Molecule: transfer RNA
Organism: bovine gut metagenome
Order: sequence, then C1' cells, then structure tokens
RNA sequence: GACAAUAGCUCAGUCGGUAGAGCAACGCACUUUUAAUGCGUGGGUCGCGGGUUCGAUCCCCGCUUGUCCC
Repeated sequence: GACAAUAGCUCAGUCGGUAGAGCAACGCACUUUUAAUGCGUGGGUCGCGGGUUCGAUCCCCGCUUGUCCC
C1' cells in the first nucleotide's frame, strides 16, 4: 500500500430503503430402529467507534484482526 471481516461453518447481498442461501442444529413425516429422503422451525447489536442521510451491510473517517505486496 491492496484486499477481507455478514447465522455454528462456507459465502451471497451490483446502483443506500424491513438481511438471505447451502451445510450444520432442532421438530415433524416416512422407517421395526438408524441412515437416506421430504417438509418446516429457530438462530444475526452486518468486527469496533464516529460522521453524512428521513433512512447505512452498502458512502466518508479512525481503530482492531487476518491475508498478500513493497
């Protein structure tokens, strides 16, 4: 100097307008039981602190952590 930080994990979220998917977990169905399959449910102070705005995951500033380059 560049990039990244969003659910337990891996990640989306393209012009600022009520935050999502897959896997995992839990419940139900099916099954003698488990697994598999199908359906459903819960789970988030969007790393932290400020600013701009009617409104910020998104824009601006600072900080922290990680990766990479010089």